[in-house]
RNA sequence: CAUAGCCGUUAGGGGUGCCUGGUUGCGCCGGGCUGAGAAAAAACCCUUAAUACCUGAUCUGGGCAGUGCCAGCGUAGGGAAAUGGCUUAGGAAGAAA
Numbered sequence: 001c002a003u004a005g006c007c008g009u010u011a012g013g014g015g016u017g018c019c020u021g022g023u024u025g026c027g028c029c030g031g032g033c034u035g036a037g038a039a040a041a042a043a044c045c046c047u048u049a050a051u052a053c054c055u056g057a058u059c060u061g062g063g064c065a066g067u068g069c070c071a072g073c074g075u076a077g078g079g080a081a082a083u084g085g086c087u088u089a090g091g092a093a094g095a096a097a
Stems, first nucleotide, its partner, number of pairs: 001090001004087007011047004017033006053078003059072004
């Protein structure tokens, strides 16, 4: 110098579905499912990207009590960055022995 990883700072981006009980509905308060997160939290995830998330999508296949549950689509199209510390295969230069 470069590569990669971890941690941090500041700033920013993002999602919140399905089933069900209390009631007939809205709202509110609970329970169940998946998940990091299922709504208000000094939470969680992500920040250049093959994996935050959105679109296609009222998509396709499988499964489920049901669902954006799983897989495909998908190295798709879009999508929010700067910086500090530590470690680091490898390369270059210099100094000393």
This is a predicted structure of a 97-nucleotide RNA (TPP riboswitch aptamer (THI element)) from a Desulfobacteraceae bacterium. Rfam family: TPP riboswitch aptamer (THI element). Rfam describes the family as follows. Vitamin B(1) in its active form thiamin pyrophosphate (TPP) is an essential coenzyme that is synthesised by coupling of pyrimidine and thiazole moieties in bacteria. The previously detected thiamin-regulatory element, thi box was extended, resulting in a new, highly conserved RNA secondary structure, the THI element, which is widely distributed in eubacteria and also occurs in some archaea. Analysis of operon structures identified a large number of new candidate thiamin-regulated genes, mostly transporters, in various prokaryotic organisms.